[in-house]
RNA sequence: UUGGGUAAACAGAUAGUUGCUGCAAAUGCAGAGGAAAGUCCGGGCUGCAGCAAGGCAGGAUUCCACCUAACUGGUGGCUGGGGUAACCCAAGGGCAAGUGCAACAGAGAGUAGACCGCCUACCUUUUGGUAGGUAAGGGUGAAAGGGUGGUGUAAGAGACCACCAGUGCUUAUGGCAACAUAAGCAGCUAGGUAAACCCAAUCCGCAGCAAGAAGCACCUGGUAUAAGCCUUGCAAUUGUGUGCUUCGCAAGAGAUAGCUAGCAAUAGCUAUCCUAGAUAAAUAACUAUCUAAUACAGAACCCGGCUUAUAGUUUACCCAAACUA
Numbered sequence: 001u002u003g004g005g006u007a008a009a010c011a012g013a014u015a016g017u018u019g020c021u022g023c024a025a026a027u028g029c030a031g032a033g034g035a036a037a038g039u040c041c042g043g044g045c046u047g048c049a050g051c052a053a054g055g056c057a058g059g060a061u062u063c064c065a066c067c068u069a070a071c072u073g074g075u076g077g078c079u080g081g082g083g084u085a086a087c088c089c090a091a092g093g094g095c096a097a098g099u100g101c102a103a104c105a106g107a108g109a110g111u112a113g114a115c116c117g118c119c120u121a122c123c124u125u126u127u128g129g130u131a132g133g134u135a136a137g138g139g140u141g142a143a144a145g146g147g148u149g150g151u152g153u154a155a156g157a158g159a160c161c162a163c164c165a166g167u168g169c170u171u172a173u174g175g176c177a178a179c180a181u182a183a184g185c186a187g188c189u190a191g192g193u194a195a196a197c198c199c200a201a202u203c204c205g206c207a208g209c210a211a212g213a214a215g216c217a218c219c220u221g222g223u224a225u226a227a228g229c230c231u232u233g234c235a236a237u238u239g240u241g242u243g244c245u246u247c248g249c250a251a252g253a254g255a256u257a258g259c260u261a262g263c264a265a266u267a268g269c270u271a272u273c274c275u276a277g278a279u280a281a282a283u284a285a286c287u288a289u290c291u292a293a294u295a296c297a298g299a300a301c302c303c304g305g306c307u308u309a310u311a312g313u314u315u316a317c318c319c320a321a322a323c324u325a
Stems, first nucleotide, its partner, number of pairs: 001321010012290007020031004033296001037307002040305005045208004050234007058204005063077005078092001079090004093199002098197002100193002115138002117134007146164006165189002167186008212247007220239001222238001254273008
């Protein structure tokens, strides 16, 4: 310098004039995002379920450790795959529990096989035919009965042997663990697929701010056993509907800064601060200057994640190549 990788920041600022909403009463202070979107997860909060136990159905999760209010989220590792690397991805338990699926080709596609071939015996004028043996060689296929070398055999074959690979078991070392490394035993060689059905283990009440509470007015009398089903046992009792108003409604699992612990996510302590609350829907318009200033796009109970859309500018670290000193 070029290319690549990872992690972030901003999303306009200042001044003036005018306008709207909330709080305050004071000349004041504040006022739409990184995703506010999707409604896909998890909770806070509110209400319901009379209590307890069991079963079926349904749903979710799936390597290890930690974080968190919790999660299918995050951090750090292990294993597998991709990449020269920095790094990235994983729907990461089980196929000897069972049932399936893999067109065509091929003898045969899984406790799956004899087409060509090889060997032996007999027949036959030769070519060939019959019976038996074989799975080393060839062929088909994406994939074909572990691989290489030997012994052995009529010809062969883990039939046997040596080494290698896989699988199972044992021991030692390191690690909290997943797991890694090393050694030994066993001829055990059991293909692929579970984001195929399924099996195993663990977990799971329902509904949602249009939740719900109160007041006023009117009308009117019974209602009810949460959410899917079933079984057993023990208990109990009083409103419904409509309209309007107020609350719920923002001080929080809050933000910023520092210190401590930790690889980190994060936790603790100290200090400082208050940063929208509309209800037919406020949070804006104009002018001037600066500027890269625009893309995607507007809060409706709140928060932590995930996913999707997206113009432009900037910063830091790491990897590779080339050049220079």
A computed fold for a 325-nucleotide RNA from a Campylobacterota bacterium, annotated as Bacterial RNase P class A. The model forms 95% of the base pairs in the Rfam consensus. It matches the Rfam family "Bacterial RNase P class A". Rfam classes the family as a ribozyme. Gene Ontology terms of the family: tRNA processing, dimeric ribonuclease P complex and ribonuclease P activity. The prediction has a mean pLDDT of 76.